[in-house]
The RNA shown here (transfer RNA) has 74 nucleotides and comes from a Fidelibacterota bacterium. RNAcentral holds the sequence, with entries from ENA and MGnify. Rfam family: tRNA. The source organism's lineage runs through Bacteria, Pseudomonadati and Fidelibacterota. Model confidence (mean pLDDT): 81 of 100.
RNA sequence: GCCCCGGUAGCUCAGCUGGAUAGAGCGCUGGUCUCCGGAACCAGAGGUCGUGGGUUCGAAUCCCGCCCGGGGUA
Numbered sequence: 001g002c003c004c005c006g007g008u009a010g011c012u013c014a015g016c017u018g019g020a021u022a023g024a025g026c027g028c029u030g031g032u033c034u035c036c037g038g039a040a041c042c043a044g045a046g047g048u049c050g051u052g053g054g055u056u057c058g059a060a061u062c063c064c065g066c067c068c069g070g071g072g073u074a
Base pairs, nucleotide, nucleotide: 001073002072003071004070005069006068007067010026011025012024013023019057028044029043030042031041032040050066051065052064053063054062
C1' cells in the first nucleotide's frame, strides 16, 4: 500500500430486512428497607450512534472520503 472486522451511555455490548420517543446489563444518583452499610425492590440522570458529505419523505442502519483500533497479505 491493499483486503477484512470493529467504533452506539462512564464500562461491556444489542440494534445494521431504513420508519416515528435509540436500548440492555454493570456502574452512578435519589428513595423504600436497615441501628449503619450491603443485598433486594422502586424511580431517575446520562447519547449530535467516530467524523465530513451523499441518497431518501425518513439514516445508528445504504453509498463515498477521512480518522482511530484489531487482524491478514508482500